[in-house]
Context: one part of a larger RNA
RNA sequence: GAACGAACGCUGGCGGCGUGCCUCAUACAUGCAAGUCGAGCGAGAACGGUUCCUUCGGGGACUUAUUAAAGCGGCAAACGGGUGAGUAACACGUGGGAAACCUGCCCUCGGGUUAGGGAUAAGCUUGCGAAAGCGAGUCUAAUACCGAAUAACACCAUUUGAUCGCAUGGUUGAAUGAUCAAAGUAGUGAUACGCCUGAGGAUGGUCCCGCGCCCCAUUAGCUUGAUGGUAGGGUAAUGGCCUACCAUGGCUGCGAUGGGUAGCCGGCCUGAGAGGGUGAUCGGCCACACUGGGACUGAGAUACGGCCCAGACUCCUACGGGAGGCAGCAGUAGGGAAUAUUGCGCAAUGGUCUAACGGCUGACGCAGCAACGCCGCGUGGAUGAUGAAGCUUUUAGGAGUGUAAAAUCCUUUCAGUGGGGAAGAAUGUCUCUUCGGAGGCUUGACGGUACCCACAGAAGAAGCACCGGCUAACUCCGUGCCAGCAGCCGCGGUAAUACGGAGGGUGCAAGCGUUGUUC
Numbered sequence: 001g002a003a004c005g006a007a008c009g010c011u012g013g014c015g016g017c018g019u020g021c022c023u024c025a026u027a028c029a030u031g032c033a034a035g036u037c038g039a040g041c042g043a044g045a046a047c048g049g050u051u052c053c054u055u056c057g058g059g060g061a062c063u064u065a066u067u068a069a070a071g072c073g074g075c076a077a078a079c080g081g082g083u084g085a086g087u088a089a090c091a092c093g094u095g096g097g098a099a100a101c102c103u104g105c106c107c108u109c110g111g112g113u114u115a116g117g118g119a120u121a122a123g124c125u126u127g128c129g130a131a132a133g134c135g136a137g138u139c140u141a142a143u144a145c146c147g148a149a150u151a152a153c154a155c156c157a158u159u160u161g162a163u164c165g166c167a168u169g170g171u172u173g174a175a176u177g178a179u180c181a182a183a184g185u186a187g188u189g190a191u192a193c194g195c196c197u198g199a200g201g202a203u204g205g206u207c208c209c210g211c212g213c214c215c216c217a218u219u220a221g222c223u224u225g226a227u228g229g230u231a232g233g234g235u236a237a238u239g240g241c242c243u244a245c246c247a248u249g250g251c252u253g254c255g256a257u258g259g260g261u262a263g264c265c266g267g268c269c270u271g272a273g274a275g276g277g278u279g280a281u282c283g284g285c286c287a288c289a290c291u292g293g294g295a296c297u298g299a300g301a302u303a304c305g306g307c308c309c310a311g312a313c314u315c316c317u318a319c320g321g322g323a324g325g326c327a328g329c330a331g332u333a334g335g336g337a338a339u340a341u342u343g344c345g346c347a348a349u350g351g352u353c354u355a356a357c358g359g360c361u362g363a364c365g366c367a368g369c370a371a372c373g374c375c376g377c378g379u380g381g382a383u384g385a386u387g388a389a390g391c392u393u394u395u396a397g398g399a400g401u402g403u404a405a406a407a408u409c410c411u412u413u414c415a416g417u418g419g420g421g422a423a424g425a426a427u428g429u430c431u432c433u434u435c436g437g438a439g440g441c442u443u444g445a446c447g448g449u450a451c452c453c454a455c456a457g458a459a460g461a462a463g464c465a466c467c468g469g470c471u472a473a474c475u476c477c478g479u480g481c482c483a484g485c486a487g488c489c490g491c492g493g494u495a496a497u498a499c500g501g502a503g504g505g506u507g508c509a510a511g512c513g514u515u516g517u518u519c
Base pairs, nucleotide, nucleotide: 001519002518003517004516006515007514008513009512010511013377014376015375016374017373018372019370020369021335026333027332028331030330031329032328035075036074037073040072041071048063049062050061051060052059053058082288083287084286092212093211094210095209096208097207098206101205102204106201107200108199109198110197111196112195113194114148116146117145123138124137125136126135127134128133154179156177157176158175159174160173161172162171163170164169184193185192186191214260215259216258221251222250223249226248227247228246229245230244231243232242233241263285264284265283266282267278268277269276270275290311291310292309293308294307313324314323315322316321341367343366344365345364349363350361351360352359353358380410381409382408383407390401391400392399393398414460416455417454418453419452420451424446428441429440430439431438432437463508464507465506466505467504468489469488470487474503475502476501477500478499484491485490
């Protein structure tokens, strides 16, 4: 000098764009953050309204209702969002390999979708329990479940041919045999959406390898599934991944093992560069979800807002037993020098479900708070005296503040008041259609915001640090090695340009200084 997710002191007018718990991966009240589909399925309220009957208590019918809530079933919930505790590792980066692999939804191409069965939830009846919840009986449906048929270019076994490769081997043709499937819904219909089984693609993932990847030798030896082989198991798949048997290996001064520290990268800061530092925001990957362990479901699981077990903690309890997990968005307590609203909206973009309309979405879009940062603007402009007053100083003549003020003439950005007022909108739906499209209606959180116009009046808007040298800027008074200053050198003991105040000056400016950290 530059930089910062900064903090502190003094000060503070406006706007745009960003950024905002770096500490306790501490504990959490409350609300919301993942649902959706009635065009898969059965069943189906109430309030209210209309009307009839009435013993005036009430009861019935229709509507509400192609409804709500709940249930079975499907898809989603593995994404999106958070955090950086752990991890020195194929975690990450980069370059390769898989002839050792998987891939729901999506795209392309082929074939199929036959005929049946038995249950069960919800419902109804009923039991236990304080609750959470748990049973029993009985009824019923399906794109839920089950066996049967058919089926190959699928898969498996056997036989056989061709061809290719970097090894194990790969690809492909033929024959025979064995095994395995399905679901319907909407529509008058055409058909549409599904369902089953293959092949290919796309996307996403999994595994392996080369190289790179912090400090300590005041860590020198480490290792028994350890290193390799055979066989088997397991996996989507290779492999001591696991097991049995056999062999005795494997790593290490080119730093093994141990200890400490740490998420990695694109990047960011600095620097002429080389390098050094760093890993907030944004993007990619990884890991984690109260702590530890485990599997289930599924195309896919570290399963944050799933399950089970153990533990710590908190809460409820009728003491028998139960409930919970903000490192989602807000918010609270605590910690701390220190970090925001229990806001609005799904209008846009995106996600999920749905045939669609639409629903959900603290992702996201916005608004609020904070000079935390960067950028822009303003706090007025012109004229105005050999130069007012005041203040400071003085050699008492004067000098400085100083065109500064006053005064005169102008302007009105921003703020204020009033009027007008967006773009962001594409969709969606209806009508017509020559099938290209045309027309009508409708959808905006931000927001009566941005922006435009008008109005009045210089009117509402400047501070902070420094002035001995480094380093731009000097005098007076007070103090008297005191009080104090200080980044370094050093100032202060009676004439202090270095302390404190004043006048003046210098530098930056809605900021200025200090502290911390990095180069």